[in-house]
RNA sequence: AAAUAAAAAAUAGCAUUCUUGUAUAUAAUCAGUAAUAGGGUCUGAUUGUUUCUACCUAGUAACCGUAAAUCACUAGACUACAAGAAAGUUUGAAUA
Repeated sequence: AAAUAAAAAAUAGCAUUCUUGUAUAUAAUCAGUAAUAGGGUCUGAUUGUUUCUACCUAGUAACCGUAAAUCACUAGACUACAAGAAAGUUUGAAUA
């Protein structure tokens, strides 16, 4: 100086998974469009977040006596940011 190996401790970075918090109420408004009690759909725009993205799925009940209009509730996320945890990986230093 190089390679290899084991144990202990420490620093920094990285991505993954999980938990919690904040945002947003997985929401509202408008226009067009479709169906009709075995039905109540679909499309677009706007607003909403010191916010990118998303703005749906399944189910229960109500209401509308055939018309053009719906409505309440239950369960479930994704995304952005912050904090924490887990088990890893890389690097550096030191020892033999």
This is a predicted structure of a 96-nucleotide RNA (Purine riboswitch aptamer) from Bacillus sonorensis. Its Rfam family is "Purine riboswitch aptamer". On this family, see Mandal et al., Cell 2003: "Riboswitches Control Fundamental Biochemical Pathways in Bacillus subtilis and Other Bacteria". The coordinates come from a structure-prediction model, not an experiment, and the mean pLDDT is 76. NCBI's taxonomy places the organism under Bacteria, Bacillota, Bacilli, Bacillaceae, Bacillus. The RNAcentral record of the sequence draws on MGnify.